[in-house]
This record gives sequence, structure tokens and C1' cells, in this order.
RNA sequence: GGAUGCGUGGCGCCGAAUGCCGCGACGAUGUCGAGGCAGCGGGGGACCCGUCCCCGACUCCGGGGCGAACGUCGGAGAGGAGCCGCGGCACCGCAUCGUGCGCCCGCGGUCGACUCCGACGGAGGUCACUCUUCCGACCUCAGCCCGUCAGCUAACUCCGUAGGCGCCAGGAAGAGGAACG
Repeated sequence: GGAUGCGUGGCGCCGAAUGCCGCGACGAUGUCGAGGCAGCGGGGGACCCGUCCCCGACUCCGGGGCGAACGUCGGAGAGGAGCCGCGGCACCGCAUCGUGCGCCCGCGGUCGACUCCGACGGAGGUCACUCUUCCGACCUCAGCCCGUCAGCUAACUCCGUAGGCGCCAGGAAGAGGAACG
């Protein structure tokens, strides 16, 4: 000097995830627990509307919610059912004078769901007074939940209010606001 860890304080970011109030317990000016109000956020839930009906196409793999976390195309991986091709009669079954066939057995291929990679399109965030727009830079397109069930939806009703990070932090325009003079 740097990195890292712990504690306390400040400023800021993603996100709905903030402010206030008392109550109880304890090892007591704090810690823990269960709550209330407000604000913010999400789900369920009528009439009406939509869907359901009919026709056509596509082989299939319930549906739904939170969230920006999606769409299309290409490549690769890898199962199940179906379909196609080839082969077989040891098992099962059908027909038969024979033997053939399959709903049976083996191999290969194939469509779509899933995973990975890439491209294009689209979407989201930050760049420090706030909002909007443009340019530029840097990032993200995850994860979780319900449990066979839910379109919209007034009244009504149920639930959440976490967690995770950063710290010198581009430019222009418009509107607003603040501070200083």
C1' cells in the first nucleotide's frame, strides 16, 4: 500500500417490500415473539363481453399465477407414446389345408415437449435533484409458486410488505423543484 472479515454510521441501486402504534417475554435504555393502522403490491370473485358450438389445418406430452425475464430461426444432445421403413415368429393373439399376418418381438429413421450453444427481433435496469425524450456506455432476459383448478369482472374476499447489492457515479433537450446569491 492492497485484498478480505466484523461492527457502527452516511449516500445510493434492483424490488410492492415503506412509515407509525402499542402488547407480551427476557439475561432489560436492548433483544426476541405475536399483532394493529396507513401507504404500496398481488390473487380470487357477477351481470355484460369473451370462450365453449361448426368447418379447416397441425401427430401427442393438463392448466394457471408472480416477475422485464419473451418470440422466431439454426445447430447439437437425449428419453416415452405414435407414425414410417426393414427384418422375425422364440412369447402373445387373429386367420389358415399350408402358412401368413399383427394388437407381438428386434433394429433404424422421424415430428413435437425438454436441455445446451448461437443469430435476429423484442423487452427490462443503471449511469446521483425528479419526470419524459434522444445519443452513448455497461448489464439482465432468471428464479419461484399453485396443484387438475381459476378469462374479464362491481360488491365482496384472500395474501405479501422480503431478499440481494453498490459507493465517484456520461452527454443533450424540455418541464418542474431545491439551494445559494
A computed fold for a 181-nucleotide RNA from a Myxococcales bacterium, annotated as c-di-AMP riboswitch aptamer (ydaO/yuaA leader). Taxonomically the source falls in Myxococcales (Bacteria, Pseudomonadati, Myxococcota, Myxococcia). Model confidence (mean pLDDT): 77 of 100.